[in-house]
RNA sequence: UCCGGGAUCGUCUAACGGCAGGACAGGUGACUCUGGAUCAUCUAAUCGUGGUUCGAAUCCAUGUCCCGGAG
Numbered sequence: 001u002c003c004g005g006g007a008u009c010g011u012c013u014a015a016c017g018g019c020a021g022g023a024c025a026g027g028u029g030a031c032u033c034u035g036g037a038u039c040a041u042c043u044a045a046u047c048g049u050g051g052u053u054c055g056a057a058u059c060c061a062u063g064u065c066c067c068g069g070a071g
Base pairs, nucleotide, nucleotide: 001070002069003068004067005066006065007064010024011023012022013021018054026042027041028040029039030038047063048062049061050060051059
C1' cells in the first nucleotide's frame, strides 16, 4: 500500500429497515441476628461525519481504531 472481517450499557452478547433486549457487574428494597444465596426493581449503550428512506444499529460513502491475509 492492497484485500477481507469487526466496532452496541462498565464487561460479554442479541436485534427482517419499524419500541435497542438479555446475562454478569452496580444502586435500592424484600428476606436474614449479620453476611452470603435468593427474589423484586432501577440505572446504563449502537465508533465519528454525511447520504438514501416515512423510518437506519442494520443500506451507501468517507474517516478513525482493532484483527486476519497478500506484497